[in-house]
RNA sequence: GCCGGGUUAGCUCAUUUGGUAGAGCAAUCGAUUCGUAAUCGAUAGGUGACGAGUUCAACUCUCGUAUCCGGCU
Numbered sequence: 001g002c003c004g005g006g007u008u009a010g011c012u013c014a015u016u017u018g019g020u021a022g023a024g025c026a027a028u029c030g031a032u033u034c035g036u037a038a039u040c041g042a043u044a045g046g047u048g049a050c051g052a053g054u055u056c057a058a059c060u061c062u063c064g065u066a067u068c069c070g071g072c073u
Base pairs, nucleotide, nucleotide: 001072002071003070004069005068006067007066010025011024012023013022019056027043028042029041030040031039049065050064051063052062053061
């Protein structure tokens, strides 16, 4: 330098013909307990890496940028 893949909640990851963004763990509150852990219930937490384009509508399609991983030279 070229090619391919990844970037979504604090962490690990889902989310398919484009149509209101979810789970597990963690956090907070509550129930239970003499108390703690465990268990159960609830709540909060998202610019979907950044910018632009297409569209009535974009995590999803297109282009550029950044960064990480792998391959080729």
Transfer RNA from Desulfovibrio sp., 73 nucleotides, folded computationally.
NCBI's taxonomy places the organism under Bacteria, Pseudomonadati, Thermodesulfobacteriota, Desulfovibrionales, Desulfovibrio.
Rfam family: tRNA. By type it is a transfer RNA.